A computed fold for a 390-nucleotide RNA from a soil metagenome, annotated as Bacterial RNase P class A. The prediction has a mean pLDDT of 75. The RNAcentral record of the sequence draws on MGnify. It matches the Rfam family "Bacterial RNase P class A". It is annotated as a ribozyme. Rfam links the family to the GO terms dimeric ribonuclease P complex, tRNA processing and ribonuclease P activity.
[in-house]
RNA sequence: GAGUUGGCCAGGCAAUCGCUCUGUACACAAGUGCAGGGAGGAAAGUCCGGGCUCCACAGGACAGAGUGCCAGGUAACGCCUGGGGGGCGCGAGCCUACGGAAAGUGCCACAGAAAAUAUACCGCCGAGUCGUAUGGGACAGAACUAAAGGUCUGUCCCCAGGCAGGUAAGGUAAGGGUGAAAUGGUGCGGUAAGAGCGCACCGCGUGUCUGGCAACAGGCAUGGCAGGGUAAACCCCACUCGGAGCAAGACCAAAUAGGGGAACAUUAUGUGCGGUCCGCACUGUUCCCGGGUAGGUUGCUUGAGGUGUGCGGUGACGUACAUCCCAGAUGAAUGAUUGUCACGGGCCGGCUUGCUGGCCCGAUACAGAACCCGGCUUACCGGCCGACUC
Repeated sequence: GAGUUGGCCAGGCAAUCGCUCUGUACACAAGUGCAGGGAGGAAAGUCCGGGCUCCACAGGACAGAGUGCCAGGUAACGCCUGGGGGGCGCGAGCCUACGGAAAGUGCCACAGAAAAUAUACCGCCGAGUCGUAUGGGACAGAACUAAAGGUCUGUCCCCAGGCAGGUAAGGUAAGGGUGAAAUGGUGCGGUAAGAGCGCACCGCGUGUCUGGCAACAGGCAUGGCAGGGUAAACCCCACUCGGAGCAAGACCAAAUAGGGGAACAUUAUGUGCGGUCCGCACUGUUCCCGGGUAGGUUGCUUGAGGUGUGCGGUGACGUACAUCCCAGAUGAAUGAUUGUCACGGGCCGGCUUGCUGGCCCGAUACAGAACCCGGCUUACCGGCCGACUC
């Protein structure tokens, strides 16, 4: 100088004016005085997990949702700690849904021969066949020779082997080409050319041994090697899960309307029980009862609580002792103004030249409890401390 990582703070002080809660004094009350408390690291998003409350519930299974390497921590978790595998980085360190693709189903665009019962575009090899040169053989003819015989020419395409030749049944999957991905990789041997065809190493599968609680790692033996990928595709496997939430729930309880019961009046009247009488109901007045609305009280903040020290543990964390009480609002308090200090910049000056004095300007974030905790994620001006790497 460049980085990695863990933790902490989140303006201080004073004055004035307010807000809310508690205690206390005065007061019928409204209120007033005094004393004390009054947001956060995320109070946020409401994404997980629990406490608490009500409802449901014999047990089991299905459906549905979630989780998914191992061990531990915890009230619990999808969180945290430690470890393993994989990836990235020179490194400190960081990231990682990381069970199963041989139960079954689906999908793999374009390109490409082929995207999965494999297949073959270029290429490589290539029996045969065609062509061509040569040699051999057979036959015919010609001349030579006494004859044997050889020589020359032609034909047959019978035989042989040759050609960086053409064609081609077929072989091959080394090489090229396509693709995100192509049927283990590299090398040697081998072969007509090739190929786990053979071998060595690496990788992989299986078995076994050693270390480890385990995930896993290492060794040895063995198998030429299997059916490419995709499960935050369906699915399979293992494990977990009842629902709703403080607007839960409990209590007190107006006015108005309606419900139930009792007593009185049924008298003058009305309606119904087909006409009449009695009676009953509708009806009127008073009282009582219960449900329930507004409203109020409670739930409400002493709790898996904070701080300090010791002990156990690598750590998350646990435990013992001491000590502290630290918001409780409900159209919703926790604030505003001024001064000063702290931070940055500019101007002027002083001298001991990197310190100091004066003036002016600017910035101080993200964000506001609402039943309570444990996490995760996201937002955030600026500053401080520790450890480590290059």